About this RNA:
Transfer RNA from a Caulobacteraceae bacterium, 75 nucleotides, folded computationally. Its Rfam family is "tRNA". The family's RNA type in Rfam is transfer RNA. Taxonomically the source falls in Caulobacteraceae (Bacteria, Pseudomonadota, Alphaproteobacteria, Caulobacterales). Its mean pLDDT, the model's own confidence on a scale to 100, is 81.
[in-house]
C1' cells in the first nucleotide's frame, strides 16, 4: 500500500428498506425467618460519523474513523 470481515443497550449478539429486539446484567415488587433461585413489572440506544438515494435508511451507495485476518513492500 491492496483485498475481506466487524462497528446495534452495560456486556454477548440477532434482525438487513416501513414497529430497534433477545439473553446475561441493572432497578422494583413478590415468594423466603434470612439469602439464593423461581415470578411479575421497570429503566437504559445519535445502530461508530458525514454526505447521498428513497415518500421512508441499523439495512443500498460513496467517503472517512477504529477494529481483526490476509496479502505485498521496506532498510
Nucleotide at each position: 500500500g491492496g483485498a475481506c470481515g466487524c462497528g446495534u443497550a452495560g456486556c454477548u449478539c440477532a434482525g438487513c428498506g416501513g414497529g430497534a429486539g433477545a439473553g446475561c446484567a441493572c432497578c422494583u415488587c413478590g415468594u423466603u425467618g434470612a439469602c439464593a433461585u423461581c415470578g411479575a413489572g421497570g429503566g437504559g440506544g445519535u445502530c461508530g460519523c458525514u454526505g447521498g438515494u428513497u415518500c421512508g435508511a441499523u439495512c443500498c451507495c460513496a467517503g472517512c474513523c477504529g477494529c481483526g485476518u490476509c496479502c505485498a513492500c521496506c532498510a